[in-house]
RNA sequence: UAUGAAGAGUUUGAUCCUGGCUCAGGACGAACGCUGGCGGUGUGCUUAAUACAUGCAAGUCGAACGGCUCUUCGGAGCAGUGGCGGACGGCUGAGUAACACGUAGAUAACGUACCCUUUACUGGGGGAUAACAGAGGGAAACCUCUGCUAAUACCGCAUAAGUCAUCAGUUGAGAUAUUGAUGAUUAAAGAUUCAUCGGUAAAGGAUCGGUCUGCGUCUGAUUAGCUUGUUGGUAGGGUAAAGGCCUACCAAGGCAAUGAUCAGUAGUUGGUCUGAGAGGAUGACCAGCCAGAGUGGGACUGAGACACGGCCCACACUUCUACGGAAGGCAGCAGUAGGGAAUUUUGCGCAAUGGGCGAAAGCCUGACGCAGCAACACCGCGUGUAGGAUGAAGGUUUUCGGAUCGUAAACUACUGUCAGCAGGGAAUAAUUUUGACUGUACCUGCAGAGGAAGCAUCGGCUAACUACGUGCCAGCAGCCGCGGUAAGACGUAGGAUGCAAGCGUUGUCCGGAAUUAUUGGGCGUAAAGAGUUCGUAGGCGGUUGCCUAAGUCUGAUGUUAAAGCCCGGAGCUCAACUCCGGCAUGGCAUUGGAAACUGGGCGGCUAGAGUGUGGCAGAGGUCACGGGAAUUCCAGGUGUAGCGGUGAAAUGCGUAGAUAUCUGGAGGAACACCGGUGGCGAAAGCGCGUGACUGGGCCAUAACUGACGCUGAGGAACGAAAGCCAGGGGAGCAAAAGGGAUUAGAUACCCCUGUAGUCCUGGCCGUAAACGAUGGAUACUAGGUGUUGGAGGAUUCGACCCCUUCAGUGCCGUAGCUAACGCGAUAAGUAUCCCGCCUGGGGAGUACGACCGCAAGGUUGAAACUCAAAGGAAUUGACGGGGGCCCGCACAAGCGGUGGAACAUGUGGUUUAAUUCGAUGCAACGCGAAGAACCUUACCUGGGCUUGACAUCUACGGAACCUCUGUGAAAGCAGGGGGUGCCUUCGGGAGCCGUAAGACAGGUGGUGCACGGUUGUCGUCAGCUCGUGUCGUGAGAUGUUGGGUUAAGUCCCGCAACGAGCGCAACCCUCGUGGUCUGUUGUUACAGGUCGUAAGAUGCUGAACCCUCAGGCCAGACUGCCGGUGACAAACCGGAGGAAGGUGGGGAUGACGUCAAAUCAUCACGCCCCUUAUGUCCAGGGCUACACACGUGUUACAAUGGGAAGCGGACAAUGGGUCGCUUGGCAGCAAUGUCUGGCAAAUCCCCUAAACCGCCCCUCAGUUCGGAUCGUAGUCUGCAACUCGACUACGUGAAGUCGGAAUCGCUAGUAAACGCAGAUCAGCACGCUGCGUUGAAUACGUUCCCGGGCCUUGUACACACCGCCCGUCACACCACGAAAGAGGGUUAUGCCCGAAGUCGGUGCGCCAACCGUAAGGAGGCAGCCGCCUAAGGUGGAACUCUUGAUUGGGGUGAAGUCGUAACAAGGUAGCCGUACCGGAAGGUGUGGCUGGAUCACCUCCUU
Repeated sequence: UAUGAAGAGUUUGAUCCUGGCUCAGGACGAACGCUGGCGGUGUGCUUAAUACAUGCAAGUCGAACGGCUCUUCGGAGCAGUGGCGGACGGCUGAGUAACACGUAGAUAACGUACCCUUUACUGGGGGAUAACAGAGGGAAACCUCUGCUAAUACCGCAUAAGUCAUCAGUUGAGAUAUUGAUGAUUAAAGAUUCAUCGGUAAAGGAUCGGUCUGCGUCUGAUUAGCUUGUUGGUAGGGUAAAGGCCUACCAAGGCAAUGAUCAGUAGUUGGUCUGAGAGGAUGACCAGCCAGAGUGGGACUGAGACACGGCCCACACUUCUACGGAAGGCAGCAGUAGGGAAUUUUGCGCAAUGGGCGAAAGCCUGACGCAGCAACACCGCGUGUAGGAUGAAGGUUUUCGGAUCGUAAACUACUGUCAGCAGGGAAUAAUUUUGACUGUACCUGCAGAGGAAGCAUCGGCUAACUACGUGCCAGCAGCCGCGGUAAGACGUAGGAUGCAAGCGUUGUCCGGAAUUAUUGGGCGUAAAGAGUUCGUAGGCGGUUGCCUAAGUCUGAUGUUAAAGCCCGGAGCUCAACUCCGGCAUGGCAUUGGAAACUGGGCGGCUAGAGUGUGGCAGAGGUCACGGGAAUUCCAGGUGUAGCGGUGAAAUGCGUAGAUAUCUGGAGGAACACCGGUGGCGAAAGCGCGUGACUGGGCCAUAACUGACGCUGAGGAACGAAAGCCAGGGGAGCAAAAGGGAUUAGAUACCCCUGUAGUCCUGGCCGUAAACGAUGGAUACUAGGUGUUGGAGGAUUCGACCCCUUCAGUGCCGUAGCUAACGCGAUAAGUAUCCCGCCUGGGGAGUACGACCGCAAGGUUGAAACUCAAAGGAAUUGACGGGGGCCCGCACAAGCGGUGGAACAUGUGGUUUAAUUCGAUGCAACGCGAAGAACCUUACCUGGGCUUGACAUCUACGGAACCUCUGUGAAAGCAGGGGGUGCCUUCGGGAGCCGUAAGACAGGUGGUGCACGGUUGUCGUCAGCUCGUGUCGUGAGAUGUUGGGUUAAGUCCCGCAACGAGCGCAACCCUCGUGGUCUGUUGUUACAGGUCGUAAGAUGCUGAACCCUCAGGCCAGACUGCCGGUGACAAACCGGAGGAAGGUGGGGAUGACGUCAAAUCAUCACGCCCCUUAUGUCCAGGGCUACACACGUGUUACAAUGGGAAGCGGACAAUGGGUCGCUUGGCAGCAAUGUCUGGCAAAUCCCCUAAACCGCCCCUCAGUUCGGAUCGUAGUCUGCAACUCGACUACGUGAAGUCGGAAUCGCUAGUAAACGCAGAUCAGCACGCUGCGUUGAAUACGUUCCCGGGCCUUGUACACACCGCCCGUCACACCACGAAAGAGGGUUAUGCCCGAAGUCGGUGCGCCAACCGUAAGGAGGCAGCCGCCUAAGGUGGAACUCUUGAUUGGGGUGAAGUCGUAACAAGGUAGCCGUACCGGAAGGUGUGGCUGGAUCACCUCCUU
């Protein structure tokens, strides 16, 4: 010395940035809602400068004067003359953008009553006139005439400091100042109580004013030119005073881009609010200045006014009126009406402070002091204090345990602030009187917790949470956003939080907002660099010396009123409030000093800039001439049927000879190769050759000039393409147009034609993605590597290579910068100077206005309204009619099917009283259902029951239980009979049944979008993640990418990663080989027995476990071995051995997650719903319907087959069985029946497997194929086969001759074919789940289809392409523009008229003072005339506001219509400018851009 600075929400799936919107703070002359105890101090019409009833707000002096009245004889009062004051005080802010205000000055250009100081004087006269009296007019207001009178009223005379004029001197920059002389001219008033108070002149002071000047003081350029008394001069007038202030004449000036003029808005300052400050906003109260007084004009009086409570006039309005005339002005204090969201008493007093008059007493004072009203603001106080746990009752909630309101209450003990009552009682008055406030402040006493708490909020921001109600309704909301049946966001309640006599809301201002950025921002992609250059004003400017002192720095002085703010102190009990003292910053002015820097002046310099000299490169520009290739056309020759065009075609051309080919000719336009991130140019742009003219650049040199420079508002020039005008030209191409295709359409993409245009000359236009989306200039700051032009060095015979350097042009990159991407000596780095531009998105580069243009249009360029975003960069996903790699019965190669037939079964649809419900792309449809005749059953019809068919509890009764009758379809309903059990501690108990009442039961009712559990699917695909580290501001990345390899994120290598988890694999089961152990019901190599002629049969007996089999344990396979390839790897290929070889086959096993996937009807469960029914019981019916459509199957269509009527012969495995499987015998054609036997099963049975093999028949037919359908007769199950079972026999013998488009399965013991068993089940299987038997074909390969994985790329997607999104049209609403016009307002302006009034003129009227004996004169008054002029009338303008049929686009709206333009290569890359066209998005032409994907090539760079 300094006291001071906070952020948050909202764009996204997430991130960083840009950027707007919103909130938290403070303030108020406030208002509104709810509520309201006391006191102090302040404040209180912000709107209609609207209109005002009533009262008051400016009078006073008799010591200036006369008169009148009263009188207690002291005096008092009244109107008038006269003096002073009514120019102060009080109110308001309409006007005013101005010397109005602020500040600093000037007055050598001025005034100043009352007051103070000083000097001098105050002599002597005169004439009137109010009042009053009389007369008259008028409704009134008031007026006229005659007569009388006074003064400090009025007028001469005398005196003269002063003033004026002339001359001379002095000061000074300047004389108007000052000194002297001369001349002219101008004063006065008295009063009284006798001490004073006055009067006049002059000088000075003080005070208060007038005028002038510098600087400062809002917005608009869509207001750019303004001005004629205008600018200046001379002369005069006028004023207190300078001055065009006014007049005459002369000159032609003056102001303006540093914003004149015009328009809009506004009193200004001290201050106030806010802010860290700088600033921003504001101008209530208080104080200073200004302005105004119903509107406009004018003067008078006066020291002072052009005068709020004075005068005259005009106008508007109001009042009175006898209609002839009069009166009025609250923006003073109260008050009224009106307006408005809104702002007080018609109070008391002059006691204090102050003012006017007066000598004074005193009078007057709505100034002021007080009181009243108002929570309007600030400040202070109170509504009690302490104890008190059965944590009362009650409320709320609950998981029913509790929790909470809550020590809160009750209750106990206290206190007495405020309010109340009673008593006392000041000061503010310094110094005699005087108290409105006021019996006020204050003090004392008294009683009693008594009389005194609300408001807002509780999703986040933002402190504070639950319940119920509601159900995108009602509503909330400051922003984000809540509400669609479990709302902490709505409403209510309980609780909580915040503040508190207030609390919220609304409005306004500042802040936060660095969101206008001086402090303190930006412009490559977010908004923003002008298309380019030249150049005016302006801004900025190299080096050196001297001078100066404008800027700058510093000292001093003056000022910046008071109040306020701040600091210190003091007084009201504190505070608010008030008082006292004090400072700073800064501004302005005067003055002294300094001289570094900037500026100015003078003089040098050469590094900037320019000139010269010598070279060099170049599509730089303009003009003229020339050239060849190609296209097209014309003529001719040859030649014949096609040509052309496309994805495919067609239109078109061609037998009248095309296309093709050859020769000759015409014409226009463009210049292959060279050619290159090469060159030149300011940019636009420039490309065949030659010539002429011409601009610029670079290098070298250092001769010349000597800062001559940089930038550049306005301004000027140039400026692609398209377009316009005029004249030419016209080969090719080609908007428009025509035709053909494509298409749902196709005003397009493709094709065939084709006109403007493209070309030239001249003139316009002036815009582009005119881009490096990067203004110009200068300086500095690592490198590396190309290339163009020049110079030097070294070297060489000469060069190249090489080194150095200057000027360009590319790439990579350090530091640094950046939101990131990226930039990086060609900066987007570090700095300086100048210019341009930006400030949320849309509306809109639009409207209006102006300028430019022939037009098209360009330049400049808003607002209303609307949204909470719009946007940039990067990230992770998803997606792409983007790319790369890889896999899969995905395609291909094959085999067999489906789709056609009949039947079975499921679904849709339809039907029905009901055809119960669910599943319904892959991933519903022989699915839930492993089996609907009743039951099941949930559906329908009808009949019943109501504590219920089922559970628990209470009471009573009864053993349970059995049985009968009536009715009925049954359920049920109504009755009858039989029967007395078990345990016991003898009290009773258990179980069962019935009755009664209520708690409750019950629900296949709803919600799978409230849920649990379970399941499907991607997918048995190879993925999904984490920790630590590292990188990145961050989301995130890395790891997990890369090179190989694998079935595999499997493994190896590399690598800022190192590890780990869930998945993969393995571990488990099964099949395949062997060993070992155990052998019953299994087996039989050995021995024996029985039967049999024999073959042989029989586990019957001993024995055994070799074999078969069964089931325990073990072995075996691991790329282990060899060779090759590969990177000395992982691995792959081949081989050996082996029963098996590279995962040996099969199964179980399903990561993180996706689909609001499926299931409330398996089950469980929240909420909702039903409760004599949506529950429950019963009978019958239905789930089995049938023009039709689809899915899945079965059987076939036949000879690779079918049949065998009386054919023959083989070989399995899995399983099942006592209400069962059933052997064997008998009967029946058979289904099956019957008798008997075995087996609770490695023992008995189901159980003859079939395809197959052998022989025979059929011979290509609707058949000896096929078996549907139908008839008849039966069997079985079952209360019961009608609706609606299966089987048997006989007869019948349909469609179907291999199946369109399309589509399915399968890669080996697989497909295909064949049969067997089981679950469910009384019965019912072409379905399902298993089992074995026979047993193939093919895979070149990955272009394509489908699905998936990884990497990469684009993205406007993230509900993620079933995404997003554009425009017309239709409807509704909103604001705006245009518009024939219509209606107002404001502003000047031409002309007419012209009040009052000043000034000037005039001298026909009138008049006391002075002069004059008089006449008359001087002077004055009224009148008249003139100039000016308010208001008014009239004309044409300008600006502005309102309104207007109709019209134009814009914005916003619920799931409207048409298309699909854009985002991916968005399916024709997109976009910009321009032109034409089209329902619309849009299309096409022409030039440009990359802010285009993909592939290839070139060049450069990196390694």